Predicted 3D model of a 73-nucleotide RNA (transfer RNA) from Petrosia ficiformis. Its mean pLDDT, the model's own confidence on a scale to 100, is 81. The RNAcentral record of the sequence draws on ENA. It matches the Rfam family "tRNA". Rfam links the family to the GO term triplet codon-amino acid adaptor activity. Rfam classes the family as a transfer RNA. Taxonomically the source falls in Petrosia (Eukaryota, Metazoa, Haplosclerida, Petrosiidae).

[in-house]
RNA sequence: AGGUGUUUAACUCAGUUGGUAGAGUGUUGUGCUUACGCCACAAAGGUCGAAAGUUCAAUUCUUUCAGCACCUG
Numbered sequence: 001a002g003g004u005g006u007u008u009a010a011c012u013c014a015g016u017u018g019g020u021a022g023a024g025u026g027u028u029g030u031g032c033u034u035a036c037g038c039c040a041c042a043a044a045g046g047u048c049g050a051a052a053g054u055u056c057a058a059u060u061c062u063u064u065c066a067g068c069a070c071c072u073g
Base pairs, nucleotide, nucleotide: 001072002071003070004069005068006067007066010025011024012023013022019056027043028042029041030040031039049065050064051063052062053061
C1' cells in the first nucleotide's frame, strides 16, 4: 500500500425482510441464612464507534473516517 472481518450495557455476546434494543455474567436492593455463599424476586445500567446520505422510519441499506484482529506484498 491492497484486501477480509469486526465495533451493541461494566464484561462476553444475540438482534429475522428496515418498524424504535435483549440475554448470560457482574452491580445494587429485598427475601432467605447466626453470618457469608447458593437460591428467588426486583431495579439500575445503552442516544448500537463517529459523521453524512436514502427512507415516513436506520443497530440493520449506502459512503467516508477512526479503533482492533487477520491475510497478501